[in-house]
RNA sequence: CUUUGGAGAAAAGCGCCAGAGCUUUCCGUCGCUCGAAAAAUGGGCGGUAAAGCUGACGAGGAUGGGGUUUAUCGAAAUGUUCGGCGGAUGCCCCACGGUGGCCUGCCACCGUCAGAAAUCCACAAAACCGGCGAGCGAUCGCCGGCACAAAAGGAUUUCGGCAGAUUAU
Numbered sequence: 001c002u003u004u005g006g007a008g009a010a011a012a013g014c015g016c017c018a019g020a021g022c023u024u025u026c027c028g029u030c031g032c033u034c035g036a037a038a039a040a041u042g043g044g045c046g047g048u049a050a051a052g053c054u055g056a057c058g059a060g061g062a063u064g065g066g067g068u069u070u071a072u073c074g075a076a077a078u079g080u081u082c083g084g085c086g087g088a089u090g091c092c093c094c095a096c097g098g099u100g101g102c103c104u105g106c107c108a109c110c111g112u113c114a115g116a117a118a119u120c121c122a123c124a125a126a127a128c129c130g131g132c133g134a135g136c137g138a139u140c141g142c143c144g145g146c147a148c149a150a151a152a153g154g155a156u157u158u159c160g161g162c163a164g165a166u167u168a169u
Base pairs, nucleotide, nucleotide: 014086015085016084017083019082020054021053022052023051024050025049028048029047030046031045032044033043034042057074058073059072063095064094065093066092067091068090096111097110098109099108100107103164104163105162106161115159116158117157118156119155120154121153128145129144130143131142132141133140134139
């Protein structure tokens, strides 16, 4: 260094890389080109080979089972946060549970903080600035500073079943 086996740990806006972009090396090989009278040496560009780098910034999100796949929200950027693969707390169905006053059935909306709408309220990281460290490099890791969202959420207000049974409130 490679192969095989075993064990452990971690992540869910998470993991991965056959495309793509980028770096280094050999300066191996091929092409073009600069230079020159020509050749050689040398330089530049591109291809190829090997080894690498990049490839989504946070907020929010899990009753159980099955199914399904381009599964919520904004920030930055306007050159890769491109393109793709896998997964996934999304969605659908069923069951269970909650709310719609109590019990039962159905209906609607939800998921244990368990209804909707309006208004108001608060909340991030990257980016950016400065610094430290690792690497030849592409690039990566860390620290400090400065902010800035939306959705979910909180507060207030308004609105939010039908039937039966019962007559407790």